[in-house]
Context: one part of a larger RNA
Molecule: small-subunit ribosomal RNA, 5' domain
Organism: mine metagenome
RNA sequence: GAACGAACACUGGCGGCGUGCCUAACACAUGCAAGUCGAACGCGCCCGCCCGGGCAACCGGGUGCGGGGCGUGGCGCACGGGUGCGUAACACGUGGGUAACCUGCCCUGAAGUGGGGAAUAACGCCGCGAAAGCGGCGCUAAUACCGCAUAAGACCACGGGUUCCGCAGAACCUGCGGUUAAAGGUGGCCUCCUGCGGCCGAGUGCUCAGGCUCCUGCUCCUACCCGGGAGCAGCGGCCUCAGGGCUUGGCCGCGUGGAGCGGCCGCUUGAGGAGGGGCCCGCGGCCCAUCAGCUCGUUGGUAGGGUAACGGCCUACCAAGGCGACGACGGGUAGCUGGUCUGAGAGGACGACCAGCCACACGGGAAUUGAGACACGGUCCCGACUCCUACGGGAGGCAGCAGUGGGGAAUCUUGGGCAAUGGGGGCAACCCUGACCCAGCGACGCCGCGUGGGGGAUGACGGCCUUCGGGUUGUAAACCCCUGUCAGGGGGGACGAAGCGCGCCAGCCGGCGCGGUGACGGUACCCCCAGAGGAAGCCCCGGCUAACUCCGUGCCAGCAGCCGCGGUAAUACGGAGGGGGCCAGUGUUGUUC
Numbered sequence: 001g002a003a004c005g006a007a008c009a010c011u012g013g014c015g016g017c018g019u020g021c022c023u024a025a026c027a028c029a030u031g032c033a034a035g036u037c038g039a040a041c042g043c044g045c046c047c048g049c050c051c052g053g054g055c056a057a058c059c060g061g062g063u064g065c066g067g068g069g070c071g072u073g074g075c076g077c078a079c080g081g082g083u084g085c086g087u088a089a090c091a092c093g094u095g096g097g098u099a100a101c102c103u104g105c106c107c108u109g110a111a112g113u114g115g116g117g118a119a120u121a122a123c124g125c126c127g128c129g130a131a132a133g134c135g136g137c138g139c140u141a142a143u144a145c146c147g148c149a150u151a152a153g154a155c156c157a158c159g160g161g162u163u164c165c166g167c168a169g170a171a172c173c174u175g176c177g178g179u180u181a182a183a184g185g186u187g188g189c190c191u192c193c194u195g196c197g198g199c200c201g202a203g204u205g206c207u208c209a210g211g212c213u214c215c216u217g218c219u220c221c222u223a224c225c226c227g228g229g230a231g232c233a234g235c236g237g238c239c240u241c242a243g244g245g246c247u248u249g250g251c252c253g254c255g256u257g258g259a260g261c262g263g264c265c266g267c268u269u270g271a272g273g274a275g276g277g278g279c280c281c282g283c284g285g286c287c288c289a290u291c292a293g294c295u296c297g298u299u300g301g302u303a304g305g306g307u308a309a310c311g312g313c314c315u316a317c318c319a320a321g322g323c324g325a326c327g328a329c330g331g332g333u334a335g336c337u338g339g340u341c342u343g344a345g346a347g348g349a350c351g352a353c354c355a356g357c358c359a360c361a362c363g364g365g366a367a368u369u370g371a372g373a374c375a376c377g378g379u380c381c382c383g384a385c386u387c388c389u390a391c392g393g394g395a396g397g398c399a400g401c402a403g404u405g406g407g408g409a410a411u412c413u414u415g416g417g418c419a420a421u422g423g424g425g426g427c428a429a430c431c432c433u434g435a436c437c438c439a440g441c442g443a444c445g446c447c448g449c450g451u452g453g454g455g456g457a458u459g460a461c462g463g464c465c466u467u468c469g470g471g472u473u474g475u476a477a478a479c480c481c482c483u484g485u486c487a488g489g490g491g492g493g494a495c496g497a498a499g500c501g502c503g504c505c506a507g508c509c510g511g512c513g514c515g516g517u518g519a520c521g522g523u524a525c526c527c528c529c530a531g532a533g534g535a536a537g538c539c540c541c542g543g544c545u546a547a548c549u550c551c552g553u554g555c556c557a558g559c560a561g562c563c564g565c566g567g568u569a570a571u572a573c574g575g576a577g578g579g580g581g582c583c584a585g586u587g588u589u590g591u592u593c
Base pairs, nucleotide, nucleotide: 001593002592003591004590006589007588008587009586010585013449014448015447016446017445018444019442020441021407026405027404028403030402031401032400035075036074037073040072041071042070043069045067046066047064048063049062050061051060052059053058082360083359084358092284093283094282095281096280097279098278101277102276103275106273107272108271110269111268112267114148116146117145123138124137125136126135127134128133153180154179155178156177158175159174160173161172162171163170164169184265185264186263188261189260191259192258193257195254196253197252198251199250200249201248202247203246204245206243207242209240210239211238212237213236215234216233217232218231219230220229221228222227286332287331288330293323294322295321298320299319300318301317302316303315304314305313335357336356337355338354339350340349341348342347362383363382364381365380366379385396386395387394388393413439415438416437417436421435422433423432424431425430452482453481454480455479462473463472464471465470486534488529489528490527491526492525496520500515501514502513503512504511505510537582538581539580540579541578542563543562544561548577549576550575551574552573558565559564
């Protein structure tokens, strides 16, 4: 001189961005920090509606894009967040190896998804307990659990072959035998079946009306008669129209359920990928030799166990090895790194914030579940501590975010929000998220701004010094003319927003339009108002080292980083005037270079 996660003293106007228990890995009140899925599944309760009963209270049954609850099940809880205890180690860094390995969710491509069964929680009943909680009996569902079928591949056993290779083995092709899978959910279409309604066609029978015809009866006309003609009524036959019934077919509309088809989310098997991890090795990075010898699972082998996997990782047996002045072993200290500080560099010191890795979660130990843990807000055991208790027995773990006590020179709010980014769950809407984004506190740091600008000499007054002439404070002030940053008041007012919902289009991805979503925040920013008004201190002045006189004191009181000052004229103590340095800071202390 530079630096700091700083502290202390004096002082202190504003803002931005950072940063803030370095000590007791000391103990913790309280709240929050990991849930979510009803599109896997079961059952109560509440509410609304419908039906039945009842005078009513209410009871029973049914139903619902309804609300909440309990439980089974799935995924997550191994991430994210904290801390630095331990660790001198393949922990970390770097470069390799794995022919000794694993990998949920995600991506790519392939194949499959058949048919059954037995339970169980919630719930009901009973019982034990102060509680925490527990037991017995009974009912029930599933994407929970268990057989069976199928078996490409995988694995196992016995064979054949090709290629590679570090000769231990690896990859691939192939024969026979054996073992091994699965789960469903939810919309759409309206093709078929099914219910209702409408229209049309056909068939059948009925009714009404009309026409034709046969027969019978009555009346009238004609005729000599046989008979003929007209009208009316009845029965029968045929045809047509209308109506409604039944059957059947077609079309249309609505609806339930089933089948079918197709979409989406899943399930199983095997292959590849991406990302993540396990294990092994070379090299590298602290101090002490006043630590010189260390070692019996020790070093190696064989066999076995165990693991995803090699291995003395573990066990039995066999051998007697293995390490060491190129520092074994022991002791001390310490998380490692990217980096940070300093320095011209070489180097030295450090590892806070941010990022990667490791280790830990009251101390110690252990396993369970799982793709992944030996698991911070899971389980079990031992221990210490705290709390509850009916004394029989139980509960707990802030090195998560805030916060409390304590320790300490010293380190913050029991704040707002999921609006953004990211994460978990969910088809989604959405829910959760003290991660995160913001705000609050602290001159803790860095940076920016302001405390006014110009003019103004009879060089005022006052102060201080004086050789008494004067000098200096000093253009400094007053005074005149301006400006308007910041703070104050008023008005306007964001970016950060797109996801998302609705409508239309669209075979899909999606496209277009409309609507809505901001904690920060009425903040930033812009404009207006008034007015120099509200805003300067700290250290130093003997030399190093920039800045000098007077008074007081008299080896006293005191100063001091080193040299050293002070014993009657002290530029070194204290005060004053003046000066120097830095400036919202300035000094001191600590630490590093």